[in-house]
Context: one part of a larger RNA
RNA sequence: GGACGAACGCUGGCGGCGUGCUUAACACAUGCAAGUCAAGGAGAACGUGAAUCUUCGGAAUCACUAGUAAACUGGCGCACGGGUGCGUAACGCGUAGGUAACCUACCCUUGAGUGGGGAAUAACACCGCGAAAGUGGUGCUAAUACCGCAUGACAUCUCUUUUUCGCAUGAUUUUGAGAUUAAAGACUUGUCGCUUAAGGAUGGACCUGCGUCCUAUUAGUUUGUUGGUGAGGUAACGGCUCACCAAGACUGCGAUGGGUAGCUGGUCUGAGAGGAUGAUCAGCCACACUGGCACUGAGACACGGGCCAGACUCCUACGGGAGGCAGCAGUGAGGAAUAUUGGUCAAUGGGCGAAAGCCUGAACCAGCAACGCCGCGUGGGUGAUGACGCUCUGAGGAGUGUAAAGCCCUGUUAGGAGGGAAGAAUUUCCUGUUAUGCAGGAUUUGACGGUACCUCCAGAGAAAGCUCCGGCUAACUCCGUGCCAGCAGCCGCGGUAAUACGGGGGGAGCAAGCGUUGUCC
Repeated sequence: GGACGAACGCUGGCGGCGUGCUUAACACAUGCAAGUCAAGGAGAACGUGAAUCUUCGGAAUCACUAGUAAACUGGCGCACGGGUGCGUAACGCGUAGGUAACCUACCCUUGAGUGGGGAAUAACACCGCGAAAGUGGUGCUAAUACCGCAUGACAUCUCUUUUUCGCAUGAUUUUGAGAUUAAAGACUUGUCGCUUAAGGAUGGACCUGCGUCCUAUUAGUUUGUUGGUGAGGUAACGGCUCACCAAGACUGCGAUGGGUAGCUGGUCUGAGAGGAUGAUCAGCCACACUGGCACUGAGACACGGGCCAGACUCCUACGGGAGGCAGCAGUGAGGAAUAUUGGUCAAUGGGCGAAAGCCUGAACCAGCAACGCCGCGUGGGUGAUGACGCUCUGAGGAGUGUAAAGCCCUGUUAGGAGGGAAGAAUUUCCUGUUAUGCAGGAUUUGACGGUACCUCCAGAGAAAGCUCCGGCUAACUCCGUGCCAGCAGCCGCGGUAAUACGGGGGGAGCAAGCGUUGUCC
């Protein structure tokens, strides 16, 4: 000098764009953050109307509400999105490869199929238990829920035959025989589904070379350890696991241990080499009160799923239960320190759905904060040998100083008034057409927001501070103080004329900021 997710002191007009718990992965009240659906059975109420009875209070019936709400079975989603950086020195990450050792729901392309049956169960009704959370029994019922049967190959397995290759296990192609395995319907009637096979796309899994902090005041480490055979297990290779066998494997090119740490693209600095760093944004990884475990599923060992144990908090009728903000807000605590318990699904994106649509604290916006960067303003011109005041003085004068006042103007921003967006493409309907689409027309949709922006009105009116002035380092005098009070980044100032302390005047620098502190280069 530059930089910062900064903090502190003094000060503070506006706008745009960004950024905002770096500390306690501390504990959390409250609300919201993941639902949705042309499969299925069952199915309210408030209210309104009609007419009946009435002790005039009301009672009961029917229709609409409505096949709606809520609940239940079932499908898909909940493994995404969002948060955090505890752990991790590791194939975790980065980079370059490999899989002849693998999986992939939804999506796309292509081929084949979708026959005929059965038994349950929730909801519901009735009867219980329990304070609650919840739960038991009996009975009824449906399905795209569940289970047999049939059919079936280019699928899988066994045997057989064959081609071309490779990188060792092998891959690929071909013939024949046998065995095993599937399906679900819906309606608005041509669409959406369902089963199976092959290929693609996408996403993942595993393996390998190289790179990846400090410490030797850590020198030896290891027994599933290293390898083999066999078996199990996995989507898959593999001590991944197990039985047996062998005695290996790593290490001074730093094993093992200890400390620290998410990694990267990047960011800061620097001429570069390098050094430091890893907030925001993007990719990967890990985690979800702590530890462990599996279930479901295409995918999890699953933040707002489950089970067990632990700590903590809450409820309890003391028998037993409930919970997990490192989602968005918000609270307490910690701290020098970090925001609203806001609006909308209008756009973008996601889930479900044929669609309408519903959900979405993702997202888009608004609010708060000079936290940062950038832009603008706080007026412009004229105006005296030069007012007043203040300061200095050699007492003559000098400085503040064209500064002010006065006069003439301008009209940014803020204020008031009027107009007023883009962001909107879709959707729905109609028509046409080469028809899962495209084109034209009509209609509808904006949180931000009556915002941005434009025009007009009035009016210099509402808007400047902070630090420094001994040298480094731009900027000097007076008074006070008297090694005191104090200053200070270094050198150093202060003990009676202090340009260094405190105040006044003046000056220098930067400016809605200016200084200080901290950290990095």